[in-house]
RNA sequence: AGGGACAUAGUAUAAGGGUUAGUAUAGUGGUCUCCAAAACCAUUGAUGGGCGUUCGAAUCGCUCUGUCCCUG
Numbered sequence: 001a002g003g004g005a006c007a008u009a010g011u012a013u014a015a016g017g018g019u020u021a022g023u024a025u026a027g028u029g030g031u032c033u034c035c036a037a038a039a040c041c042a043u044u045g046a047u048g049g050g051c052g053u054u055c056g057a058a059u060c061g062c063u064c065u066g067u068c069c070c071u072g
Stems, first nucleotide, its partner, number of pairs: 001071007010025004018055001027043005048064005
């Protein structure tokens, strides 16, 4: 320099263009226990930035940023 993939809670991940963006773990509170751990219940927290397409975008298109991979 050229080509490609990815970006969603603190972390790991799901989601056919349409109901409140789901799950696990972590965090917080509670039950249990002599205390704690474990277990169980409840709860908080997320779509990288911008523009566009559409009645409607996490999802489709363009661009920027970042990470990774391939070629030289």

Source information
This is a predicted structure of a 72-nucleotide RNA (transfer RNA) from a Bacteroidales bacterium. Its mean pLDDT, the model's own confidence on a scale to 100, is 83. It matches the Rfam family "tRNA". By type it is a transfer RNA.